[in-house]
The prediction has a mean pLDDT of 84. This is a predicted structure of a 72-nucleotide RNA (transfer RNA) from Oryza sativa Japonica Group. RNAcentral records the identical sequence in 12 taxa.

RNA sequence: GGGGAUUUAGUCUAGUGGUAAGAUAUUCGCUUAGGGAGCGAAAGGUCCCGAGUUCAAUUCUCGGAAUCCCCA
Numbered sequence: 001g002g003g004g005a006u007u008u009a010g011u012c013u014a015g016u017g018g019u020a021a022g023a024u025a026u027u028c029g030c031u032u033a034g035g036g037a038g039c040g041a042a043a044g045g046u047c048c049c050g051a052g053u054u055c056a057a058u059u060c061u062c063g064g065a066a067u068c069c070c071c072a
Stems, first nucleotide, its partner, number of pairs: 001071007010024004018055001026042005048064005
């Protein structure tokens, strides 16, 4: 220099156009003599940034950024 992949909650991961889901962690409650485990609940997300298409974008298109891989 060229090409490709990925970016979603503290962490890990789903989600192929219609108000974003789960696990784990955290907090509270139940349970226990107490703790752990278990059960229930809560809180936690400007979906990497910007623009475009659309009635509507995490999703499609374009540009940018970061990380990783391949080629030179």
The organism belongs to Oryza sativa, within Eukaryota. Its Rfam family is "tRNA". Rfam links the family to the GO term triplet codon-amino acid adaptor activity.